[in-house]
RNA sequence: AGCCGAGUCCUGAUUUACAGGUACGGUGUAAUUGCUUAUUGGGGUGAAACCACUAUGCGGUCGGGACCUCCUCCUGAAUCCGUCAACUAACCUCGGAGGCUUAAGGAGAG
Numbered sequence: 001a002g003c004c005g006a007g008u009c010c011u012g013a014u015u016u017a018c019a020g021g022u023a024c025g026g027u028g029u030a031a032u033u034g035c036u037u038a039u040u041g042g043g044g045u046g047a048a049a050c051c052a053c054u055a056u057g058c059g060g061u062c063g064g065g066a067c068c069u070c071c072u073c074c075u076g077a078a079u080c081c082g083u084c085a086a087c088u089a090a091c092c093u094c095g096g097a098g099g100c101u102u103a104a105g106g107a108g109a110g
Stems, first nucleotide, its partner, number of pairs: 001101004009021004024095003028091001033086001041084001042081004049061003053057001062076005
């Protein structure tokens, strides 16, 4: 200076260090409507799914990102609830992180 992401900003305190808010996000939850098939457990966040095969990858379909389009490139993780949840107004409750790329400068080592 940028990118993914809801994940930014403000005030106070700052002695031990956190406290209260906030843009923006998530879950639960009536009526109406819908679905009923229930260990083959089920469900949530998220783009992170499906299929086939020569089978663990070098495939396809589809999904996501790079402000929009063409081209091109990258990518399809992880984790949570705990037998339980469709949607869902009021209402309740929770999050408000982390990671990465490029360039310049400084320090140290060699």